[in-house]
Molecule: transfer RNA
Organism: Thalassiosira minuscula
């Protein structure tokens, strides 16, 4: 120096408009227990800017990683 990736505990979706699934953990229900299932409520957009009436999305630095 080029190119790519960073989104909840961990996986992973979302091509400018209220950030979704799954999955683990928690509290319920069922059950004699456990397990499996069924409900439910918390939790997330790597940092700093910028452009927009609004940014996970565009752009510009920086970080970390990967090629």
């Nucleotide at each position: 120096c080029g190119g790519g990736u960073a989104u909840g505990g961990u996986g992973a979706a979302a091509u400018g408009g209220u950030a979704u699934c799954a999955u683990a953990a928690g509290a319920g229900c069922c059950u004699u227990c456990c397990a499996a299932g069924c409900u439910u409520a918390a939790g997330g957009u790597g940092c700093g800017g910028g452009u927009u009436c609004g940014a996970u999305u565009c752009c510009c630095g920086c970080u970390a990683c990967c090629c």